A computed fold for a 74-nucleotide RNA from an Alphaproteobacteria bacterium, annotated as transfer RNA.
The prediction has a mean pLDDT of 82.
Its Rfam family is "tRNA". By type it is a transfer RNA. About the family: Transfer RNA (tRNA) molecules are approximately 80 nucleotides in length. Its family is annotated with triplet codon-amino acid adaptor activity in the Gene Ontology.
RNA sequence: UGGGCGAUAGUUUAGCGGCAGAACGCUGGGUUCUGGCCCCAGUAGCCCUGGUUCGAAUCCAGGUCGCCCAGCCA
Numbered sequence: 001u002g003g004g005c006g007a008u009a010g011u012u013u014a015g016c017g018g019c020a021g022a023a024c025g026c027u028g029g030g031u032u033c034u035g036g037c038c039c040c041a042g043u044a045g046c047c048c049u050g051g052u053u054c055g056a057a058u059c060c061a062g063g064u065c066g067c068c069c070a071g072c073c074a
Stems, first nucleotide, its partner, number of pairs: 001070007010024004018054001025043006047063005
């Protein structure tokens, strides 16, 4: 430098145009002699900027960051 893939909650991950879900974690409560397990409730997210659309996490363009492959200079 070129090509490919990816970015969603603190972590992992689903969602492929129509209300952003789950698990773990964390907080509170229940249960228990205490703690754990278990149960209930809460907590918190679409990388950024535009575009398309009635409607975008999803499609398009540009950017940023990460991973992989190839190449260039020294």